[in-house]
RNA sequence: UUCAGAGUAGGAGCUCAGGCGUUAAGUGCCGCGGGGACGGGGAGUUGCCCUUCGGACGAAAACAUCUGUUGCGGUUUGGGCUCCGCAUCCCGCUGGU
Numbered sequence: 001u002u003c004a005g006a007g008u009a010g011g012a013g014c015u016c017a018g019g020c021g022u023u024a025a026g027u028g029c030c031g032c033g034g035g036g037a038c039g040g041g042g043a044g045u046u047g048c049c050c051u052u053c054g055g056a057c058g059a060a061a062a063c064a065u066c067u068g069u070u071g072c073g074g075u076u077u078g079g080g081c082u083c084c085g086c087a088u089c090c091c092g093c094u095g096g097u
């Protein structure tokens, strides 16, 4: 000089366990505002995540019998496995040349 590679946050699927709701919260959708994160360093979006408020939509219960069981919910938290993975730019790291 040039070629290749590693590694994060996070995301998705499957699975196990514990909760919550089933008296409808939650999830998902729309609008406004606020905040945060984005390989080891720096910058960082029209992308990502969280969230206040407002709006539209909206559900699966059954059995036993008085708090249980089996279900159900695009429900939640944690563990395991697999897959994807710096938006992008600059520098750095490892190996070859």
Base pairs, nucleotide, nucleotide: 002096003095004094005093010084011083012082013081014080015079016078017077018076019075020073021072022071029055030054031053033051034050035049036048040091041090042089043088061070062069063068064067
THF (Tetrahydrofolate) riboswitch aptamer, 97 nucleotides, folded computationally. It matches the Rfam family "THF (Tetrahydrofolate) riboswitch aptamer". For this family Rfam cites "A eubacterial riboswitch class that senses the coenzyme tetrahydrofolate" (Ames et al., Chem Biol, 2010). About the family: Tetrahydrofolate (THF) riboswitch was first reported for Ames et al. as an RNA motif in 5' untranslated (5'-UTR)regions of folate transport and biosynthesis genes in Firmicutes genomes.